[in-house]
Context: one part of a larger RNA
RNA sequence: CUCUCGUUAAGGAACUCGGCAAUCUAGCCCCGUAACUUCGGGAUAAGGGGUGCCUUUGGCGCGAAAGCGACAAAGGUCUCAGUAAAGUGGCCCGGGUGACUGUUUAGCAAAAACACAUCUCUCUGCAAACUCGAAAGAGGACGUAUAGGGAGUGACACCUGCCCGGUGCUGGAAGGUUAAGGGAAGGAGUCAUCCUGCCGCAAGGCGGGAGAAGCUUUGAACCGAAGCCCCAGUAAACGGCGGCCGUAACUAUAACGGUCCUAAGGUAGCGAAAUUCCUUGUGGGGUAAGUUCCCACGCGCACGAAUGGUGUAACGACCUGGGCGCUGUCUCAACGAGAGACUCG
Repeated sequence: CUCUCGUUAAGGAACUCGGCAAUCUAGCCCCGUAACUUCGGGAUAAGGGGUGCCUUUGGCGCGAAAGCGACAAAGGUCUCAGUAAAGUGGCCCGGGUGACUGUUUAGCAAAAACACAUCUCUCUGCAAACUCGAAAGAGGACGUAUAGGGAGUGACACCUGCCCGGUGCUGGAAGGUUAAGGGAAGGAGUCAUCCUGCCGCAAGGCGGGAGAAGCUUUGAACCGAAGCCCCAGUAAACGGCGGCCGUAACUAUAACGGUCCUAAGGUAGCGAAAUUCCUUGUGGGGUAAGUUCCCACGCGCACGAAUGGUGUAACGACCUGGGCGCUGUCUCAACGAGAGACUCG
C1' cells in the first nucleotide's frame, strides 16, 4: 500500500451524477394513528410508553386430583444495558409511469418493455373457421356462437369528436375489359387430274402453271367466368384531421368579415409534457443561492381521443424532487483485527 472487518472528538450529506455505500430502525404488549379511498384499504401509517428477575394477591385454561401452563395487578431487586447474544422494517411529503400478483434478454438491460382481467372489431353453423401434413390423418374438440380462431386495447371512472378522396375489406351486378375453351370465314402446304415449254424418231426424260376430295397447318368474327374498371357501405380497418388577408373609441388582441384549397380541416381533455427546437420560455412555490422538482400560463418547432384521451385508491428491487432521523459519504483522517503485499527459509 491492497482487501475484509471494528471503533472514533466536533460537525452531520458540506461527499457525490445521485445519501452510492454504511449506519439508524427492528421482536412482542399497550396507547395512538392523517390526507385520500374503489370503503377493502391507506396502517406495523406517523408518534409515544413498556419489556429481566423475585415476592404477594387475583382470577383463567387443562386435569378426577396431585399438578402443569400462561396472564393481570401491586410491591421489591440487580446491571451501563432486560427483543441484554444471534436473527430482526428507517420514516414522511410531492410528481411521472404502468392499474394490480405475475413474465423477460440462461451469460452486460427486470423496466415505463411482455402478459393480464376488461372493452371492441372481425372470421367461423360444424366434415366450422384456422393450423400442421404432397396424402392418409391430427390438432381445434370428444368443444358447438355464453363456443373456437385472428387483430387491437389494457383494472376502474368519465369519455372516445370530424373525414370513406387514397389503400384495404364487405356487398352489388347494368355496362366496359378479360383467359383457357368453344367456334369456324379465310389463308398455306401436299395432291388425283388437266394445261403447257424444252430435248428425243419413239418409249420417255427435264421443267412451268392451274388444282377437287383427303391429310397437315394457320386462323378473323362470334360465344366464353372470376378479377379489374364501375356503384355503394365500412375508421375500436391502414390512415388523415389547412393557408392567406382585414377588422373594436389608447395600445394590444380579434368574438366578426373576405378569400384560396381539401375527403375532412384536431372536438372534449391535456399541454415547455418520458412529447418544447428556440429554452435555464414567463410568473409563482420551495433554497441564502434551484439548467432538476412542483403549481400555473398556452406561440403544442412536432399532444389528442382503443397505434386510445384525461383522471385514479392500492401496488413497484421502476424513474424523479424535497424533508426528518441517522451516520467516516465528506471536512480529514486516525487507531485496532485478520488476510495479502515485502524480507528470510